[in-house]
């Protein structure tokens, strides 16, 4: 100078009027208006995970259902995050991985192709042994013939080294071996088990030994193993509380009246006063000072903790955060809070900064 990784960060600036929500402040009080402060985001979205809060449920543990799966830490905790492993991609920086078990069982593996799983043979190789023929050679003859040492045949049979399908074929490569062949046998790679070293593990190992060595995949199928999970959500929940709405108790009356009943008693409903306790409309609260932001120090690779010190930073209820001017630039992208917070994932013009990697010039 060109191609890349990554790990932060900013999201039109600036001033002026005019609105809107909130708080603070004076005006005697309460509202308006007046003053002066502050008012969306890195995702506020999706509401998928995990907490905080409420409230109901609970003696203890179990089945059922579900989540989650390598190891160590971090964390309020978690499916998140860091580091590390281990397998894949990339020369690299570095990305990505639901990564326990397939020898507990069960199910499935289209198409093709011999055969998709208690294996198995299509085409091919052999046909050593067994079988049928033959009779140029060998060999025996009693000369008819007869062994099968030859020769042919692919008939029994063997054999899976080659070919042939497929996503995926029964450990690979060499040697020996044999009629052909094959872990049959070795040898070296792999593989499984023991041990042994280093690592806290996960796991490595140019480490000792054993074992020819295995019965393909699939568990985002069912299952098994292991962990972990009570339910329900601010419309949670809590406080005041209205009537020409109701509900208990007490007291009171020439002890009224009405109904039942033939009357009385008795019971049931009514009248006034008080006093309780439930609640509907509606109001208020929950609401925003918190697992909380910056600064510094210090602990650790690191996620993160720890000590100090400063700040307070939306809080609404048809529900605010807009509109207009101007000036200027790279001409502005996805996108709007409703309890709160930490995650993940998803959209998102374009810019910075840091740190690293590959090429290729130059000194």
């Nucleotide at each position: 100078g060109g191609a890349g990784u990554u790990g932060g960060c900013c999201a039109g600036a600036c001033a002026g009027u005019c609105g809107c929500u909130g708080c603070g402040g004076a005006c005697c009080c309460c509202a308006c208006g007046c003053c002066g402060c502050a008012g969306a985001g890195g995702a506020a979205a999706g509401u998928c995970c995990g907490g905080g809060c409420u409230c109901c449920a609970c003696a203890g543990g179990g089945c059922a259902g579900g989540g989650c799966g390598c190891c160590a830490g971090g964390u309020a905790a978690c499916g998140c995050c860091u580091g590390g492993g281990c397998g894949g991609c990339g020369c690299g920086a570095g990305c990505c991985g639901a990564c326990g078990g397939a020898a507990a069982g069960u199910g499935c593996c289209a198409c093709a192709g011999a055969a998709a799983a208690u294996a198995u043979a299509c085409c091919g190789c052999c046909g050593a042994u067994g079988g049928u023929c033959c009779u140029c050679g060998g060999c025996c003859u009693u000369c008819g013939g007869g062994c099968a040492c030859g020769g042919a045949c692919a008939c029994a049979g063997g054999u899976a080294a080659g070919g042939u399908u497929g996503a995926a074929a029964u450990g690979g490569u060499g040697c020996g071996g044999u009629a052909a062949g094959a872990g049959c046998g070795c040898a070296c790679c792999g593989c499984g088990c023991g041990g042994g070293u280093g690592g806290c593990a996960a796991c490595a190992c140019g480490c000792c030994g054993c074992g020819g060595c295995a019965g393909g995949g699939u568990a985002a199928a069912c299952c098994c193993c292991g962990u972990c999970c009570g339910g329900a959500g601010c419309a949670a929940g809590g406080c005041c509380a209205a009537a020409u709405a109701g509900g208990g108790g007490u007291g009171c009356g020439u002890u009224g009246g009405u109904g039942u009943g033939g009357c009385c008693c008795g019971c049931a409903c009514u009248g006034c006063a008080c006093c309780c306790g439930g609640g509907u409309a509606g109001g208020c609260u929950g609401c925003u000072a918190g697992a909380g932001g910056c600064g510094c120090g210090u602990g650790g690779u690191g996620a993160c903790g720890c000590g100090c010190g400063c700040c307070c930073c939306a809080g609404a209820g048809g529900a605010a955060u807009g509109a207009u001017u101007g000036u200027c630039c790279a001409c502005g992208a996805c996108a709007g809070a409703a309890c709160c917070c930490g995650g993940c994932u998803u959209a998102c013009c374009g810019g910075c900064c840091g740190a690293c990697u590959c090429c290729c010039c130059u000194u």
A computed fold for a 363-nucleotide RNA from Ectothiorhodospira haloalkaliphila, annotated as Bacterial RNase P class A. The prediction has a mean pLDDT of 76. RNAcentral holds the sequence, with entries from ENA. It is recorded under the gene name rnpB. Rfam family: Bacterial RNase P class A. Rfam's curators write: Ribonuclease P (RNase P) is a ubiquitous endoribonuclease, found in archaea, bacteria and eukarya as well as chloroplasts and mitochondria. It is annotated as a ribozyme.